[in-house]
RNA sequence: AAUUUUGACGAAGAGUUUGAUCCUGGCUCAGGAUGAACGCUGGCGGCGUGCCUAACACAUGCAAGUCGAACGAACAGCCCCUUUUUCUUCGGAUUGAGGGGUGGGUGAGUGGCGAACGGGUGAGUAACACGUAGGAACCUGCCCCGGAGAGGGGGAUAACGGCUGGAAACGGUCGCUAAUCCCGCAUAGUCUCGUUUACGAGUAAAGCUCCGGCGCUUCGGGAUGGUCCUGCGGCCUAUCAGGUAGUUGGUGGGGUAAAGGCCCACCAAGCCGAUGACGGGUAGGGGGCGUGAGAGCGCGAUCCCCCACACGGGAACUGAGACACGGUCCCGACGCCUACGGGCGGCAGCAGUGAGGAAUCUUGCACAAUGGGGGAAACCCUGAUGCAGCGACGCCGCGUGCGGGAAGAAGGCCUUCGGGUCGUAAACCGCUUUUCUAGGGGACGAGGAAGGACGGUACCUUAGGAAUAAGUCCCGGCUAACUACGUGCCAGCAGCCGCGGUAAAACGUAGGGGGCGAGCGUUAUCCGGAAUUACUGGGCGUAAAGGGCGUCUAGGUGGCAAUGUAAGUUUCGCGUGAAAGCUCCUGGCUCAACUGGGAGAGUGCGUGGAAAACUACAUAGCUAGAGUCUUGGAGGGGUGCGUGGAAUUCCCGGUGGAGUGGUGGAAUGCGUUGAGAUCGGGAGGAACACCAGAAGCGAAGGCGGCGCACUGGCCAAGAACUGACACUGAAGCGCGACAGCGUGGGGAGCGAACGGGAUUAGAUACCCCGGUAGUCCACGCCGUAAACGAUGAUAACUAGGUGUGUGCGAUCUACGGAUUGUGCGUACCGCAGCUAACGCGAUAAGUUAUCCGCCUGGGGAGUACGGCCGCAAGGCUAAAACUCAAAGGAAUUGACGGGGGCCCGCACAAGCAGCGGAGCGUGUGGUUUAAUUCGAUGCAACGCGAAGAACCUUACCUGGCCUUGACAUCGCGGUGGUAGGGAACCGAAAGGGGACCGACCUUCGGGAGCCGUGACAGGUGCUGCAUGGCUGUCGUCAGCUCGUGCCGUGAGGUGUUGGGUUAAGUCCCGCAACGAGCGCAACCCCUGGUGUAUGUUUCACGUGUCAUGCACGACAGCCGGCGUAAGCCGGAGGAAGGUGGGGAUGACGUCAAGUCAGCAUGGUCCUUAUGGCCAGGGCUACACACACGCUACAAUGGCUGGUACAAUGGGUAGCCACACCGCGAGGUGGCGCUAAUCUCCAAAGCCAGUCUCAGUUCGGAUCGGAGUCUGCAACUCGACUCCGUGAAGCCGGAGUUGCUAGUAACCGUAGGUCAGCCACACUACGGUGAAUACGUUCCCGGGCCUUGUACACACCGCCCGUCACGUCAUGGGAGUCGGCCACACUUGAAGUCGGCUAAGAGAAGUCACUCGGCUGCCUAGAGUGGGGCUGGCGACUGGGACGAAGUCGUAACAAGGUAGCUGUACCGGAAGGUGCGGCUGGAUCACCUCCUUU
Repeated sequence: AAUUUUGACGAAGAGUUUGAUCCUGGCUCAGGAUGAACGCUGGCGGCGUGCCUAACACAUGCAAGUCGAACGAACAGCCCCUUUUUCUUCGGAUUGAGGGGUGGGUGAGUGGCGAACGGGUGAGUAACACGUAGGAACCUGCCCCGGAGAGGGGGAUAACGGCUGGAAACGGUCGCUAAUCCCGCAUAGUCUCGUUUACGAGUAAAGCUCCGGCGCUUCGGGAUGGUCCUGCGGCCUAUCAGGUAGUUGGUGGGGUAAAGGCCCACCAAGCCGAUGACGGGUAGGGGGCGUGAGAGCGCGAUCCCCCACACGGGAACUGAGACACGGUCCCGACGCCUACGGGCGGCAGCAGUGAGGAAUCUUGCACAAUGGGGGAAACCCUGAUGCAGCGACGCCGCGUGCGGGAAGAAGGCCUUCGGGUCGUAAACCGCUUUUCUAGGGGACGAGGAAGGACGGUACCUUAGGAAUAAGUCCCGGCUAACUACGUGCCAGCAGCCGCGGUAAAACGUAGGGGGCGAGCGUUAUCCGGAAUUACUGGGCGUAAAGGGCGUCUAGGUGGCAAUGUAAGUUUCGCGUGAAAGCUCCUGGCUCAACUGGGAGAGUGCGUGGAAAACUACAUAGCUAGAGUCUUGGAGGGGUGCGUGGAAUUCCCGGUGGAGUGGUGGAAUGCGUUGAGAUCGGGAGGAACACCAGAAGCGAAGGCGGCGCACUGGCCAAGAACUGACACUGAAGCGCGACAGCGUGGGGAGCGAACGGGAUUAGAUACCCCGGUAGUCCACGCCGUAAACGAUGAUAACUAGGUGUGUGCGAUCUACGGAUUGUGCGUACCGCAGCUAACGCGAUAAGUUAUCCGCCUGGGGAGUACGGCCGCAAGGCUAAAACUCAAAGGAAUUGACGGGGGCCCGCACAAGCAGCGGAGCGUGUGGUUUAAUUCGAUGCAACGCGAAGAACCUUACCUGGCCUUGACAUCGCGGUGGUAGGGAACCGAAAGGGGACCGACCUUCGGGAGCCGUGACAGGUGCUGCAUGGCUGUCGUCAGCUCGUGCCGUGAGGUGUUGGGUUAAGUCCCGCAACGAGCGCAACCCCUGGUGUAUGUUUCACGUGUCAUGCACGACAGCCGGCGUAAGCCGGAGGAAGGUGGGGAUGACGUCAAGUCAGCAUGGUCCUUAUGGCCAGGGCUACACACACGCUACAAUGGCUGGUACAAUGGGUAGCCACACCGCGAGGUGGCGCUAAUCUCCAAAGCCAGUCUCAGUUCGGAUCGGAGUCUGCAACUCGACUCCGUGAAGCCGGAGUUGCUAGUAACCGUAGGUCAGCCACACUACGGUGAAUACGUUCCCGGGCCUUGUACACACCGCCCGUCACGUCAUGGGAGUCGGCCACACUUGAAGUCGGCUAAGAGAAGUCACUCGGCUGCCUAGAGUGGGGCUGGCGACUGGGACGAAGUCGUAACAAGGUAGCUGUACCGGAAGGUGCGGCUGGAUCACCUCCUUU
């Protein structure tokens, strides 16, 4: 360690569909891995690892030789002998020649062994190739054990020599020779063979030697290695369904080491296949590797085992072993040499080269070790191997320093300008030396001496010096990490979601930060996450998904009890599951990576034993499943044949006489040749009112008058019979609405197409008039539907309640029936449970079991191609490229609806007065202009900003001027006749100019001022889509929310809904809600009554109208009615009555509403101008159009005269009494008044007169003339007055506005702004003072509830199809060009085998091993032919996808404006329309019925 226990190990999610939610579902990310590559970077070491592509082509070198102890010969070297030359110290040395010997040398040869190993590669192969477990009919050189033997002969040949061919490669011929070369003879058993049981026949050998031995022959055995066979296991495809003739088997042969159709002859007709044959595609297999919690999934580099291959293909030879990587022969392609005759070659051995490619190394060292071949050995050979080199390619380890050091330096960046941060970081001080450099020593690896490629390497040691050593990616979320600048839907980023259109944490740069670190990122691929193929571990009512229905085969599954068997199952043992790897333990390198040893695991297979519960099998049983039978029962179940009445239409006849028909309204149509209407008669076809029901029957489709015949199924009661006979059901077979097709009938009505009429912008529609196919029948096809309960079949179990159809039983009965129980159907509600929710809920979508079918993101597409079916239409089966990040389901909140309900508002209606027509005023658009400054633009811009444009204002234009500036602050410098004033002169002014006059404070330093300069000022320049503030609008509408609780997985709901009531979410009642807040109301102001206090300027006095205060008063309080209440109606009283009237007051929010030109303000732009000053002009233009007003069109009036009555408000540069002058505007004089004191100060009305219906005594525009006033100035461009002139206009088309009472209408008055005024405007004030409201159907706006929704930028929404343009992929396509595959025929190399045969041997009969020749079978290849499969290109063509702003329409979503969808048919620019049948996945209203509650 195992076992047991315990422990350890061991499973994470996120982003993205929505306004939000839950679910479904895809896409994407975080992790790990790699023989990697690419980008940036790179200090060291160890261990590994390195052509994944072209099994493409290869220069050069090397990768298999060795043995002389098998053999002959040649040549060196050495020794000996002879001879010769030269020299000689006479010993000898030396040269040449000859002979002998030796010879561990050299190259070639004979012979032997090896070369079949080792090394490479993965093309082929889907196969007994591999893995695993078995098996038998076999072989096995070298090695081991054992037995026996080795006697004696003969022969040839290479080398070599002669001659000779060839360019070469390589030969030819003659001659000689050896052997462990070859051949006889002998010997012969335990060998082989044959007869037959002991006989016969047959086959062998080789020697060498250093004397140790090594070899040789034969037999038996072993070991090792190999051959063959079998079970099981492991890829995709059925759009491959049938395949097969040596095919399957037998007999007999041949062949092989050996079984076998392996081959041949004959015989038989088999054999394989949905448990997937055959075909196609892909692929070497395994140990293992990666990942994963696991199960799995993916892979098969390095290492190990097996297989296959060696340029492509075929073949054999040799040999123990090959059909042979570095052998042979042949064919082919390619390359090289050539004298053109002919030859040579094969790196998928190690290096290396070219090519291909994103990409993969040195033409290194050594045989020292390990291993291999040869040899007796020494030894030789060995690109096996051991090492080194190159590459961060991977894993592992180490380092780039450590400690101190704040003036928190400089510098960078940011800043709210204070500071913050980089940051103890640096500098600086001290220390250390891994690494590095230099020096010294120096291995193990090598068993007894020497001998080490690695290697002067590892390691040890000395010295030197912080020295030699940091990058890369990221910082929007996921996901750790933020600021500034630049850019401005550009440039760019991006894994998904998505960033970028002037304030970008998302682009680029910088600073800072985060991660990892000699690496870091990216790309590619695999596993994971993904329970997203679900065995572990999913689903199918509506999300994708139940076959349209039945029947049945194979298959799967199967009731009760017994016996046996032991296949499955369980258990025990044995064998195996190689090594490496993995896990654990433990060693060795300083650690680790790496590596040694041991153990385990390896879930598997085989085998022996045991058990018998379960499954299975066998046998014999049972009756609860199933079936049969008997007796009853209901029914639009089916088929055929008859038959009936109503109605429509047509025909005939009668009556009759002008229309009819049809619609929203019409028209087409029919009708005086008599329609329609009406009566009678007849014909024909189709369908069967009422009954009728959510009822019945059927498997589904479906089935409806009545009768008859035939016929299927179901139910109940009974329990006689069979005895598991059952359930499901791939294929197969049958049935299968409507439409459609074929043939033949039939044809009344209806009615695609079509014709006509309408509607309309159009109307290929909806509506109308016609109308053909068709609808009907018979026979035959088709085979599809929303063929739906969108819910497969069967069986069992699991609360209840109510109805209905049809049986049976019990009790009661007035015989009508009632109650109750129990079956089988059918419908609703509902508990548990289930469900994402909706919902389902004994007829399950609950809980289980069995079997079948089906799903796996959206689009492309139920399409293409192929196949099968069909007469056709078409059906069934069924992809891919490409593209998107979603597409979906249910529910929620809103918004919306040409949905519904309730309610309100001068919203309509009822009224009154207007507008729209005229002239004028004002504003706007447009146009014009040098400029006509700018803004406001549906309601909610347009008498608006503007409560006053002649200059000014003024922002615009033209021209002339100024530049620290018209204005503020600060720094620096300067300045005493300074600041300031300022005459001449120029000028339109601004401005220039400068005679002359001439200051202030002071602590005596100076200050103030001024000038210059630098900062800065200035901008009505831009952005209201960067903002504050303010405002408009919905809307003075009644709403908008919160806390807690409760409900829901959740968004959310409840409260706030409901019943009443109110002006009101006002109040009451009810209620899983209880409370609360912002709104409503009230509190505040004005006004209306009374009391009281005070009394200025009121009043002649008094008073108190009046003024200013303070109180009172009204609350549904009182009475009646109704009502539970809230409250409503009526009445009384009261000045006032149901909020008394009016004002102020505007919830949460909406409109990127309005305003940068009121003001403020971020950013940005201008800076001798986009700032400032001035003059003049413009904002006042004018063919037009609109908006808001004024004045009118007249007699309810105009004019003239007389006469009466307000309130608010204003007034000293003012209001002005009063008087006079002027026709008048006004002028002159002038009282009073800083105002309850003075003043501005009324009109309509009333009383008279006149006008008399007319373009007027209406109307006043326009124009002429004359004036007044303001003002520096009325030309552009003021108002007013007088005289004259006297336009349009006679009540206004379509349309449209205001107003519900002191209101509308009419009348005047005042004020602000303001010198004046274009004010008829605006804001206030009073005077006179109406009409009408039945009512809520309709228009508009709004509130609440509800419903549908494909909308949420919320209907001004969404969205469909054609067409046009661009891009992309793809189908068809006359064809054309390849690739692969067999087949048929022809031809056919090499070669094995077979046949014949010359040569040969022998005297011959004859033999014939071998070689040669000829030939046969087979066959690589080639050719020809017709095919099959597959790919490229292809004029043209089909649809598809995608693409900010193209065209036509409006199909769908709301009742989407004709409900939609659907199968089919026809038609149409397109969406689409119509017919027939079907579905609800249709709104709304009504009715019927049922249910729930009481």